[in-house]
RNA sequence: GCCGACAUAGCUCAGCGGUAGAGCAACUGUUUUGUAAACAGUAGGUCGGGUGUUCAAAUCACCCUGUCGGCU
Repeated sequence: GCCGACAUAGCUCAGCGGUAGAGCAACUGUUUUGUAAACAGUAGGUCGGGUGUUCAAAUCACCCUGUCGGCU
């Protein structure tokens, strides 16, 4: 230099154009002499940044940034 994959909650990951979700973690409550476990609930996201397409974008196109891999 060229090619490709990935970027979504604190962590690991889903989400095939139509209200962003799960598990774990956190917090509250019930239960217990107490802790853990169990059960019920709550909170947590400008979906890496920008522009465009569309009635509508996490999702499609382009540019940029970062990480990883391949080729030279």
This is a predicted structure of a 72-nucleotide RNA (transfer RNA) from a Candidatus Pacearchaeota archaeon. RNAcentral holds the sequence, with entries from ENA. It matches the Rfam family "tRNA". Rfam describes the family as follows. Transfer RNA (tRNA) molecules are approximately 80 nucleotides in length. The family's RNA type in Rfam is transfer RNA.